RNA sequence: UUGAAUAAGAGCUUAAUCCUGGCUCAGAACGAGCGCUGGCGGCAGGCCUAACACAUGCAAGUCGAGCGAACGUCCUUCGAAGGACGUAAGCGGCGGACGGGUGAGUAACACGUAAGAAUCUACCUCGCUCAACGGCACAACGCAGGGAAGCCUGCGCUAAUUCCGUAUGAAUCCUGCAUCAGGUAAAGAUCCUUCGGAGCGAGAUGAGCUUGCGCUAGAUUAGCUCGUUGGUGGGGUAAAUGCCCACCAAGGCAACGAUCUAUAGCUGGUCUGGGAGGACGGACAGCCACACUGGGACUGGAACAAGGCCCAGACCCCCGUGGGGGUCAGCAGUGAGGAAUAUUGGACAAUGGGCGAAAGCCUGAUCCAGCCAUGCCGCGUGAGUGAUUAGAAGUCAAACCUUCUGAAGGUUUGUGAAAAUUGUAAAACUCUUUUGCCAAACGAAAUGAUGAUGGUAGUUUGGGCGAAUAAGCUCCGGCCAACUUCGUGCCAGCAGCCGCGGUAAUACGAGGGGAGCAAGCGUUGUUCGGUUUUAUUGGGCGUAAAGCGCGCGUAGGCGGCUGCGCAAGUCGUUUCAGAAGUCAAACGAUGGAGCUCAACUCCAUUUCGCUUCCGAUACUACGCGGCUUGAGGUCGGUGGAGGCGAACGGAACUCCAAGUGUAGAGGUGAAAUUCGUUGAUAUUUGGAGGAACACCAGAGGCGAAAGCGGUCCGCCAUGCCGAUUCUGACGCUAAUGCGCUAAAGCGUGGGGAGCAAACAGGAUUAGAUACCCUGGUAGUCCACGCCCUGAACGAUGAGUGCUAACAGCUGGGAAACGUUUUGUUUCGUUCUCCGAUUGUAAAGCUAACGCGUGAAGCACUCCGCCUGGGGAGUACGGCCGCAAGGUUGAAACUCAAAGGAACUGACGAGGACCCGCACAAGCGGUGGAGCAUGUGGUUUAAUUCGAAUCUGCACGUAAAACCUUACCAGCCUUUGACAUUGUAGGUCGGUUGCGCGCCGAAACGUGCGCAUCCAAUGACCUCGCAACAGGUGCUGCAUGGCUGCCGCCAGCUCGUGUCGUGAGACGUACGGUUAAGUCCUAAAACGAGCGAAACCCUCAUCCUUAGUUGCUUCCAAGCGAAAGCUAGCUCUCUAAGGAAACCGCCGGUUUUAAGCUGGAGGAAGGGGAGGACGACGACAAGUCAUCAUGGCCCUUAUAGGCUGGGCUACACACGUGCUACAAUGGUGGGGACAGAAAGUCGCAAUGUCGCGAGGCGGAGCAAAUCUCCAAACCCCACCUCAGUACGGAUUGUACCCUGCAACCCGGGUACAUGAAGUUGAAAUCGCUAGUAAUCGCGGAUCAGCAUGCCGCGGUGAAUACGUUCCCGGGUCCUGUACACACCGCCCGUCACACCAUGGGAGUAAACUUCGCUCCAAUCCGUUGCGUCAGCACGGACAAAGCGAAGUUGACGACCGAGGUGAAGUCGUAACAAGGUAGCCGUAGGGGAACCUGCGGCUGAAACGUAUGAA
Repeated sequence: UUGAAUAAGAGCUUAAUCCUGGCUCAGAACGAGCGCUGGCGGCAGGCCUAACACAUGCAAGUCGAGCGAACGUCCUUCGAAGGACGUAAGCGGCGGACGGGUGAGUAACACGUAAGAAUCUACCUCGCUCAACGGCACAACGCAGGGAAGCCUGCGCUAAUUCCGUAUGAAUCCUGCAUCAGGUAAAGAUCCUUCGGAGCGAGAUGAGCUUGCGCUAGAUUAGCUCGUUGGUGGGGUAAAUGCCCACCAAGGCAACGAUCUAUAGCUGGUCUGGGAGGACGGACAGCCACACUGGGACUGGAACAAGGCCCAGACCCCCGUGGGGGUCAGCAGUGAGGAAUAUUGGACAAUGGGCGAAAGCCUGAUCCAGCCAUGCCGCGUGAGUGAUUAGAAGUCAAACCUUCUGAAGGUUUGUGAAAAUUGUAAAACUCUUUUGCCAAACGAAAUGAUGAUGGUAGUUUGGGCGAAUAAGCUCCGGCCAACUUCGUGCCAGCAGCCGCGGUAAUACGAGGGGAGCAAGCGUUGUUCGGUUUUAUUGGGCGUAAAGCGCGCGUAGGCGGCUGCGCAAGUCGUUUCAGAAGUCAAACGAUGGAGCUCAACUCCAUUUCGCUUCCGAUACUACGCGGCUUGAGGUCGGUGGAGGCGAACGGAACUCCAAGUGUAGAGGUGAAAUUCGUUGAUAUUUGGAGGAACACCAGAGGCGAAAGCGGUCCGCCAUGCCGAUUCUGACGCUAAUGCGCUAAAGCGUGGGGAGCAAACAGGAUUAGAUACCCUGGUAGUCCACGCCCUGAACGAUGAGUGCUAACAGCUGGGAAACGUUUUGUUUCGUUCUCCGAUUGUAAAGCUAACGCGUGAAGCACUCCGCCUGGGGAGUACGGCCGCAAGGUUGAAACUCAAAGGAACUGACGAGGACCCGCACAAGCGGUGGAGCAUGUGGUUUAAUUCGAAUCUGCACGUAAAACCUUACCAGCCUUUGACAUUGUAGGUCGGUUGCGCGCCGAAACGUGCGCAUCCAAUGACCUCGCAACAGGUGCUGCAUGGCUGCCGCCAGCUCGUGUCGUGAGACGUACGGUUAAGUCCUAAAACGAGCGAAACCCUCAUCCUUAGUUGCUUCCAAGCGAAAGCUAGCUCUCUAAGGAAACCGCCGGUUUUAAGCUGGAGGAAGGGGAGGACGACGACAAGUCAUCAUGGCCCUUAUAGGCUGGGCUACACACGUGCUACAAUGGUGGGGACAGAAAGUCGCAAUGUCGCGAGGCGGAGCAAAUCUCCAAACCCCACCUCAGUACGGAUUGUACCCUGCAACCCGGGUACAUGAAGUUGAAAUCGCUAGUAAUCGCGGAUCAGCAUGCCGCGGUGAAUACGUUCCCGGGUCCUGUACACACCGCCCGUCACACCAUGGGAGUAAACUUCGCUCCAAUCCGUUGCGUCAGCACGGACAAAGCGAAGUUGACGACCGAGGUGAAGUCGUAACAAGGUAGCCGUAGGGGAACCUGCGGCUGAAACGUAUGAA
């Protein structure tokens, strides 16, 4: 200087948030499998499982130019004989150690890489030298024989490049101590050109050996080793060596992981990744190992040999039973296994190999073809025009002309006409021909020649045919591109995670539509990635998982200032500028080239690393020196509950003895157990005993931690301060190791006052194995020895340095001042230095909380620890322990979370403040009786339905005899009782009311009369059809509307801004005040809205206006006996409009204020009284039966009509009321006073009849005119405390009223009857003034029926100290494991089902090790025998057998714990002070959660005190 390539996130914990943390997804890849589908070509790939068993064929032969026979053909020949060519068993040579397959074994010098020395190497190449003379056999063959076979035996003949002897032979080799001596070789053939043979020396190639470094997991494998480690001397090998042997020595390896176990062929490379890495080692290439299993040697240059030999074993085959043969992990192929992997093909044409002089032969190596979408790459399945008053074509052009098309179907919407979408898609017309089919002519490269592939690829014919031969798969809730209808109804099913489905499913299934990829598409499996989720790059440990309880210290790691040396680490590419070797090829990258492109193939360039040499020396290491600041020592001071031992002291307690003294004591929420008249408790004196040390005492001190507290003495250890003192890096950390280690517990021996697990008793309780009480044993104490754990905590490892301040406390030192003193010490104040310690806070850090010079900040060094929750600190194994147990420490399985901090709510048997007829103070009730009424339950043919804590139950129902009525029984109707429309036909009056008839139970049908009303483009009827009507049928959990309650509450929000990463907060908190988030002050808030208040209505005072039906007879006048009339509008009243009240005035008080309080005035005084009015929301509150309405359901019935019945039943239970129980009363007689309503299908006066209910009759009034109207009260009299002259239920008789009709089933009257009941248990309700209580009156509904409801007036009280408590509500603080929000959450036993797992008497098996026995073949032996051949013997040794150990997996009666599982049992342990605060360790106990003792922690609330800060 140039070049190449490059880093993405998302879903799921919560009501919401931030963090931690895991699970899951999107990508790429594959020797792949499966499902659906499938046109072509090129290139590649194809048993990953059983190194399981194999039928059949082929895969290694060749040489006659090494040899002797034999045979065939031809030639010569009469023949014999000879010759030529060929075939060829045998002898002989070379090759069968290559090529091909597989990956079982192997954790190793096997492999990779880099080196090395003590070696061999047939064939090949080069150089030098030699090749002489002899000889003996054995096959084939012949004869004879055996055997089923394989094959074998005897005798005889024979050649050689077979074999043997002799000679020669050095620069080779061997032997000997040796310059020297001795020993050691051979082969010829062809027939004229070569090929061979022997020795030596080189080369090349190939092979053997050694070494450094690299190379999986496990320590729940920690010790291994006896030829083991080394030496000497031999043997052996091609060669070094314990490779083997004899002797000697006692070594060697290992925490830097030996040994053992498990797994695995190694590499170049492949996949992935931004990279660092991680996973893998199929194809191709290099190396290794193996060839049915195990052992062994022979031959040979090379083997301990895949298609060779011997032995043993397993299996298979043949057999004449005597014995033989075989081994596809060569190519095809078969069976088996498995989710799964191909043809019993062609050729030696090419490349390569073997033999041969060569021709040539052989070659399942190889080259080709076949099968398979298994992968990668390429091509195609057509292109153009073409849609609604349109388009295309035609006519010269254009058109309103002509022709053709505009289809069918599906989906959606709509009553329908129709529209939208599928969709320019199709059709139609035009064009093209890659591919395909057909035909013809040529026709490769791969060679100089020979071509299996193959007449193939390809080329050409503007050849022919004809859009013709060719599209699927997955998905459509989010992640993640793409939406609707129907079906289904927690079913069927889906699902990668979250999750979907219980009647309106974009999530299941189907249809339509859409999205993505495409001859493929999905899915399953595996790997990497995302994942910084193992973090070298690149994480953490206060509370989320994570700092060992603390110290000492070994190895190791790291280490102050400075000089010199060395060169191990390090550096010597980014500009020339280190030098070499190696890093095989292929692959990868870059550049280029060839197949039409691409895949594919080819060419060039390029590398990490390792090694050698050279150079540099800053840093690190190393070596030799120096220094003082780190560290340590010395001297002088000083502090302390530091440790150990011994002695002593007083208070309290219990016991004993004695005295005084008498009936209780003790204990609790309340009691009891207990003690006491045999004298307790209380009190006094004396004695004994053990344990603990009040006050001082303090976020004070000391110690490494655990921990340490009366006083004094002794011993030991240590910190800090000061010092011109000494040594000279001696340091820091710390695996393994060693020591200490609260409480509980264990052993032995003491001791034992108090306390107190266990235990006993008493209480409490549903129970109470607890909390409370009375007792009480281990233990607590001492000595010695163990145990070794803890919330052993600051939940914060040790060391060093640096980084604002402020306030305390404590130890020492220096200085100044003061006090005191003779002086010093001491004491006080101030300032300052060093050390220990507490609090606030800046920067910074942190998820936040918080930390903040004793850091959780900024850095360095070392150690320990963590990697989702549960299973589990469990199991097994090891170590330790007397035991209890400790330490180390998994897996299967299961879940999608578990968790931290903080936020908002809700809740708390948490706290503070405040309010309410909430309590208290009062008055009157309910609960007891009888009756009325509603509900439950029961009953019934039906007892229609709804409402269910407060907020259902005199509620819907402001009226169930019929009707109502929805229910039941029976009988009827079917386009319908009611609405609209179409079609067909018919009628001309119809309708309503009343009255009278007929059939019938009635409806209805039908006839007549009277009256009224309406009406002809109208009305009605009928039948049939069609749409439709109808439903008090279901769903209030699909809804609208309306309503209840919280709530007679005072809250609920928004805009802008500020704070916080954020959810959120502030505003709206604090302090006052109010009925009030009402108002004020203040304040990071400033404003605003819905609520509160006000505005509205009624009542209370006055004024104005208006006076009839109201009012007045006071005044003026008249009439009348009187009532009254005429008259009047003052008052009352009526009904319109105004005024008036605002803390406005005065005093007090509060910080100013807001306000509060007292007073004056006033009809009314602090909201004057009452109403209407009800925020954001909660209760899936209530209502589909007021109404409306989606969906579903019924349609001769779940619709419609009618009669009768039922809603009124009755053992019982509950709610709400009425009447009472009497004298504040009852009865009889007499007398008085309202308001507000209502009235023509009505209210009804006067009169009259009836004891009465009521009847007759009908003046007046559509109403301030008429009508309906009081009772309590007052006066007189009687009753005199009784179940009564109280009370009136029940029942009988006789009546009245309403109504078509009072039997079921109405109301009233009279007479008679005269029940319970004598003030009501537990419990509970209403009410604060014209209120409660009490008295009557009216109205709605209504034919009739009111103890209910809604209103009205009359009479008319008591009490409130106050907020401790109950209930409800509001605000603030606080805790929380709740958020469906305490009716929450949640723990454990037991029972059931399923799953995996530990122990387990053992059972059967596999494998490994050791020992012994017996040892095949083979090898070795200076052993023995034999003339030889050989045989025997000895040693080593495979398999097998026996014995002893160990490891692994499988099965296993039974035992144990664990996990999972919509609705099981028992309790309620935890979360709030969770109702006894919880938790940790330990010990005992108990159905279970748990309880109790001892010590510890705050990760407890609340209160008080002190201190500090703001």
Predicted 3D model of a 1510-nucleotide RNA (small-subunit ribosomal RNA) from Candidatus Hodgkinia cicadicola. The organism belongs to Candidatus Hodgkinia, within Bacteria. Model confidence (mean pLDDT): 80 of 100.